The RNA shown here (c-di-GMP-I riboswitch aptamer) has 88 nucleotides and comes from Paenibacillus sp. Root444D2. It was read from a public genome assembly, where an Rfam model found it. Taxonomically the source falls in Paenibacillus (Bacteria, Bacillati, Bacilli, Paenibacillaceae).

RNA sequence: CUCCGAUAAAGGCAAAUCUAGCGAAAACUAGAGACGCAAAACUAAAGGGCCUUCCUUAGCCGAACUAAGUUGGCAGCCAGUUACCGAA
Numbered sequence: 001c002u003c004c005g006a007u008a009a010a011g012g013c014a015a016a017u018c019u020a021g022c023g024a025a026a027a028c029u030a031g032a033g034a035c036g037c038a039a040a041a042c043u044a045a046a047g048g049g050c051c052u053u054c055c056u057u058a059g060c061c062g063a064a065c066u067a068a069g070u071u072g073g074c075a076g077c078c079a080g081u082u083a084c085c086g087a088a
Base pairs, nucleotide, nucleotide: 004086005085012037013036017032018031019030020029021028035076041081042080043079047078048077049074050073051072055069056068057067058066059065
């Protein structure tokens, strides 16, 4: 230094749920709250995947619904990049 990850030390993040805000929705933000996390840090047009559907198109007489497009999102799905500590 790399791999690796302790019943180590120091510090950190925060799922579900609730409340408020915001949004068409998914989601997001703040507070409460901890299921967990050694990258639960960063990266979302030019890797994959997943969620959403205001709007458009097609099917339909129409509505509902379905499909495609489109929109927005998820890094706590994989991935990429960087990083604290140091027992075996």